[in-house]
């Protein structure tokens, strides 16, 4: 240094649900709460992949479909960084 995550230590992060705020929505914040997580730290015009369609465009015809992110998801791969510590 590289592969690696067993036993312990020190700590960390927080699914859902329920409130309460902000959006057209998708989600995001905060409070509760722990499903689980060794990268659940970071990275979203610049790898894939996924939600939403406010607005625009289209068809039909006053409200529907249908398409598009310019919105958004790192707890979906991936990328990059890094704590303990056997073998």
């Nucleotide at each position: 240094a590289a592969u690696u995550g067993a036993a312990a230590a020190a700590g960390g992060c927080a699914a859902a649900c329920c409130u309460g705020a902000g959006g057209a929505a998708a989600c995001u914040c905060a409070g509760c709460g722990a499903c689980g997580c060794a990268a659940a730290g970071c990275u979203a015009u610049a790898g894939g992949g996924g939600c939403u369609a406010a607005a625009u465009u289209g068809u039909c015809a006053u409200g529907a479909c249908a398409a598009u992110a310019u919105g958004c998801c790192a707890g979906c791969c991936a990328g990059u960084u890094g704590c303990c510590g056997a073998a």

This is a predicted structure of an 87-nucleotide RNA (c-di-GMP-I riboswitch aptamer) from Neobacillus kokaensis. Its Rfam family is "c-di-GMP-I riboswitch aptamer". Rfam describes the family as follows. GEMM was predicted in a large-scale screen for bacterial structured RNA regulatory elements. Rfam links the family to the GO term cyclic-di-GMP binding.